[in-house]
Parts: sequence; structure tokens; C1' cells
RNA sequence: GGGCGGUUAGCUCAGUUGGUUAGAGCAUUGCGUUGACAUCGCAAAGGUCGUAGGUUCGAGUCCUAUACCGCCCA
Repeated sequence: GGGCGGUUAGCUCAGUUGGUUAGAGCAUUGCGUUGACAUCGCAAAGGUCGUAGGUUCGAGUCCUAUACCGCCCA
């Protein structure tokens, strides 16, 4: 330098043919349960969907550029 894959909550990851409100587990906080703890149950908080443009009535999803990470080739 070229090709491919990835980037979504604090961490690990889903997200269907583009369709209105973006999710799970763990972690955190609160409540319940216990003599107390653990476990368990309930609830809450937590998101510029890497960044910037474009297409569209509508974009996490499609297109372009770019940043970073990984693998392969040179």
C1' cells in the first nucleotide's frame, strides 16, 4: 500500500425486508426477602448507534469519505 471483518449502555454482545418507542446478560443504585450476608425477585438509572456528509416520507440498517481495532496478502 491492497483486500476482508469489526466499532451499538460502564463491560461482553444481539438488532429480521429501511418503518414510528433501540434491546439482552453482567456490573451499578434502590426496594423486597434474611437475625445478618449470599442467592433470588421487582424497579430504576445508563445510548451524539466511531465521526462527517449523502439517498429516502423515514437510516443502527443503504451509499461515499474518514478515524481506530483485528486478520490476510504484498